[in-house]
RNA sequence: CGGGCCGUAGCGCAGUUGGUAGCGCACUUGCUUUGGGAGCAAGGGGUCGCGAGUUCGAAUCCCGCCGGCCCGA
Numbered sequence: 001c002g003g004g005c006c007g008u009a010g011c012g013c014a015g016u017u018g019g020u021a022g023c024g025c026a027c028u029u030g031c032u033u034u035g036g037g038a039g040c041a042a043g044g045g046g047u048c049g050c051g052a053g054u055u056c057g058a059a060u061c062c063c064g065c066c067g068g069c070c071c072g073a
Stems, first nucleotide, its partner, number of pairs: 001072007010025004019056001027043005049065003053061001
C1' cells in the first nucleotide's frame, strides 16, 4: 500500500428477499431459605462504531472514515 471478515445492552452472541431490535449470563426488586447458594416471578438497561446518501421506512443497501483480526505485497 492492496484485499477479506468483524463492530448490536455490563459480557458472549442472534437478527440481511429493508418494516421500527432480541436471546443467554450478569444487574435490580419481590417470593422462598436461619443465612449463603439455588429456584420461581417481575423489571431496568442499546439513537445497532462515526458521518453522509438512497427509500414512505435502514442494524440490514451505497459511499467515506475510525477500530480489531487475518491474508498478500